[in-house]
Context: one part of a larger RNA
RNA sequence: GCGAGGGAGUUGGCGGUUGUGGCAAGGCUAAUCCUAAUUGGAGGAGCCGUAGCGAAAGCAAGUGCGCGCAGGUAACGAGGCGCAGGGUGUGAAUAGCGCCUAAGUCACAAACGCCAGACCUGAAACCACGUGAUCUAUUCCUUUGCAGGCUGAAGUCUUCCUACCGGGAGAUGGAGGGCCGCAACCGGUGUUAGUCCAACUACUCGGGUGACAUGGGAAUAGGAGUAAAAUGCCAUUCGAACGUGGUGAUAGCAGGUUCCUCCCGAAGAAGCUCUUAGGCUUGCCGUUCCAGAGGCAGGGUGUGGGGUAGAGAUACUGAUUAGAAAUCACCGGUUGGAAACUUCCGGCUUUCUUGUCAAACUCCCAAUCUGCAUCCGCCUUAGAAGGAACGAGUAGGGGCACGUGGGGUAAACCCCGUGUCCUGAAGGGGAACAACCCAGACUUUGGUUAAGGCCCAUAAAUGCGGAUUAAGUGCGAAAGGGUGAAAGGCGUCAUUUUCCUAAAACAAUGUGGAGGUAGGCUUAGAAGCAGCCACCCUUUAAAGAAAGCGUAACAGCUCACACAUCUAGGGAAGUGGCCCUGAAAAUAAUCUGGGCUAAGUCCGCUGCCGACACCAAAGAAUGCAUUCUGAGAGUGCAAUUGGUAGGGAGGUGCUCUUGUAGAGUAGAAGCAGGGCAGUAAUGUCCUGUGGAUCUGCAAGAGAUAUGGAUCCUCGU
Numbered sequence: 001g002c003g004a005g006g007g008a009g010u011u012g013g014c015g016g017u018u019g020u021g022g023c024a025a026g027g028c029u030a031a032u033c034c035u036a037a038u039u040g041g042a043g044g045a046g047c048c049g050u051a052g053c054g055a056a057a058g059c060a061a062g063u064g065c066g067c068g069c070a071g072g073u074a075a076c077g078a079g080g081c082g083c084a085g086g087g088u089g090u091g092a093a094u095a096g097c098g099c100c101u102a103a104g105u106c107a108c109a110a111a112c113g114c115c116a117g118a119c120c121u122g123a124a125a126c127c128a129c130g131u132g133a134u135c136u137a138u139u140c141c142u143u144u145g146c147a148g149g150c151u152g153a154a155g156u157c158u159u160c161c162u163a164c165c166g167g168g169a170g171a172u173g174g175a176g177g178g179c180c181g182c183a184a185c186c187g188g189u190g191u192u193a194g195u196c197c198a199a200c201u202a203c204u205c206g207g208g209u210g211a212c213a214u215g216g217g218a219a220u221a222g223g224a225g226u227a228a229a230a231u232g233c234c235a236u237u238c239g240a241a242c243g244u245g246g247u248g249a250u251a252g253c254a255g256g257u258u259c260c261u262c263c264c265g266a267a268g269a270a271g272c273u274c275u276u277a278g279g280c281u282u283g284c285c286g287u288u289c290c291a292g293a294g295g296c297a298g299g300g301u302g303u304g305g306g307g308u309a310g311a312g313a314u315a316c317u318g319a320u321u322a323g324a325a326a327u328c329a330c331c332g333g334u335u336g337g338a339a340a341c342u343u344c345c346g347g348c349u350u351u352c353u354u355g356u357c358a359a360a361c362u363c364c365c366a367a368u369c370u371g372c373a374u375c376c377g378c379c380u381u382a383g384a385a386g387g388a389a390c391g392a393g394u395a396g397g398g399g400c401a402c403g404u405g406g407g408g409u410a411a412a413c414c415c416c417g418u419g420u421c422c423u424g425a426a427g428g429g430g431a432a433c434a435a436c437c438c439a440g441a442c443u444u445u446g447g448u449u450a451a452g453g454c455c456c457a458u459a460a461a462u463g464c465g466g467a468u469u470a471a472g473u474g475c476g477a478a479a480g481g482g483u484g485a486a487a488g489g490c491g492u493c494a495u496u497u498u499c500c501u502a503a504a505a506c507a508a509u510g511u512g513g514a515g516g517u518a519g520g521c522u523u524a525g526a527a528g529c530a531g532c533c534a535c536c537c538u539u540u541a542a543a544g545a546a547a548g549c550g551u552a553a554c555a556g557c558u559c560a561c562a563c564a565u566c567u568a569g570g571g572a573a574g575u576g577g578c579c580c581u582g583a584a585a586a587u588a589a590u591c592u593g594g595g596c597u598a599a600g601u602c603c604g605c606u607g608c609c610g611a612c613a614c615c616a617a618a619g620a621a622u623g624c625a626u627u628c629u630g631a632g633a634g635u636g637c638a639a640u641u642g643g644u645a646g647g648g649a650g651g652u653g654c655u656c657u658u659g660u661a662g663a664g665u666a667g668a669a670g671c672a673g674g675g676c677a678g679u680a681a682u683g684u685c686c687u688g689u690g691g692a693u694c695u696g697c698a699a700g701a702g703a704u705a706u707g708g709a710u711c712c713u714c715g716u
Base pairs, nucleotide, nucleotide: 001716002715003714004713005712006711011116012115013114014113015112017110018109019108020107021106022105023104026048027047028046032042033041034040052059053058063084064083065082066081067080071076085101086100087099088098089097090096119256120255121254122253126246127245128244129243130242131241137220138219139218140217141216142215144213145212146210148180149179150178151176155172156171157170158169159168160167161166185207186206187205190203191202222238225233226232259651260650261649262648263647264646269282270281271280272279273278283394284393285391286390287389288388289387290386294379295378296377298376299375300374301373302372303371304370305369310364311362312361317358318357319356322353323352324351325350326349330347331346332345333344336341397422398421399420400419401418402417403416405414406413427438428437429436442619443618444617445616446615447614448613452609453608454607455594456593457592461606463605464604465603466602467601468600474596487581488580489579491578492577493576494575495574496573497572498571499570500569508565509564510563511562512561514538515537516536519533520532521531544559547558548557549556620641621640622638623637624636625635626634627633628632652705654702655701656700657699658698659697660696661695662694663693670689671688672687673686674685675684676683677682
């Protein structure tokens, strides 16, 4: 890993609720006892109810009238509702207000709540009592071990020197936490392998007469021991060992929680919370019931509310551009003056013109929204609006569009509102893609469309008419915007205005482009062309006191301008399309791909394809109505039948028990294969195997359904 078996809302007590049944102003017994003992009887202690109100003393009701549902010709009318009345407390009160003004009780069953282990599994921990020092730490007693080699301390001897003290030399000697050492033995520096040969090995390395190593025997024990101290070690276990018990500790956390079909179907919000991983109440969902006639999700109209979007500026507050005029009071400067004073300028103020703004400005003021009334529409006795009881889940939400906000470079950012979708929604499109577009799936078959598409992959147009693009633009991308930015393009198409033009334009080619004069000044020079001033006149078809190049200055070359040749359009400015440049990333490219010059883009047209949508047919279920031979069947109607959490309803299977009816050696159960029935859980039949038990129906009782839990046990 796989397989088989096991494996999770139970039981007791109490409680409110619902259903069914018994009895009913009453209902029931408990312990216990008797008995013919899964029974029957006794037992009334006691409990609940029959009266409430009041702190208490205490006092103490249950009635009348009206409306009216079901029903009924009507009258009436259980229940129901309203008004009045009654009890009691308060009170001075015959006032007001509060509470009250007759159906329970017992049993059984169900879902739920509380107390218990309380659906199952899971801690780390805490406490008690024990067991451990065969591992390891330290200590005590005892035992054993240390190849070989090196060095050569003290002491001693001999000898020499010496007055003495002492010294030298040579021997001898054999010290040392001495030296070498892959001997033994002990260790564990670095590396390695790392489902290993190994839960510590191999290679390498350290110690190797010592604070050495080691066999045996003893001692110290869990908040304790031991420790040359690392929180180390105390039996592969150590910031408190292990075993058993308390114990099914507790866990607001994590995982798991077993058959089917049908109906409805959420919430991720508000308040409180040592609360934000959880709860309680409310909201939203489900189920059942009460009640009995109106209701309002939509639209129109009328009448109100309001101050947003927008807009505005002698309508306020505040911000704010430029100018004109006036006043001349005040302030500053300034001209003239010895001064008084005066000239001009600026400010200030007023008036006028002009240009702009505001979430906390408003003279104005929408759409949307909203109160009331009314009309339409829709729902409703097949039961609306309203109300009650019981059962929940939810309290991490998320995306998108629109409207504000926070902070920000931004965000799949954060906080709100309105809507919607996803969550819990499948199907078609979008290459792929929870929430974007289309569209809400009961089943089957056939057809028609939606979004989106129609060259091939790939269903449907190599469709039609007109235009455009040459960039593979299209087919990745950068303000605003649906578009690759700013800035560029004598790319190209369309269009507008204007100018020249058969009295010949534009371009090209040919020729001319002159004279006064080298204008004057300046200057070394200045001759059209360094600079300053002026910029005239003449001849002309035309020619600037010169637009550019050039020279030291001249010269030289062009231009403007003119003529000729030639011939029909040409020049300038703007607007709108498409296109180009702008445009840079790492192994080799992406429109989904192939590929396309349309199979790109724009305008228009006609077909077709294309969903679980819509239509048709058949069928199933649900709800309601109705009929009948009534736990059901038939018929009709329905904008009924997606669904997580969750609620409700009806069924299937398993084991045992009771009753009843049966099957079985002419072959039970079980197992294997196959057929049939049912929406399904499942049922049934046949064949084989097997070899002795099994089943239907009506009920009852459950240790009742497995794929999951790093589930448990076993097998492999």
Predicted 3D model of a 716-nucleotide part of an RNA (large-subunit ribosomal RNA, domain II) from a Caldifarciminota bacterium. Its mean pLDDT, the model's own confidence on a scale to 100, is 82. It matches the Rfam family "Bacterial large subunit ribosomal RNA". Its family is annotated with ribosome and structural constituent of ribosome in the Gene Ontology.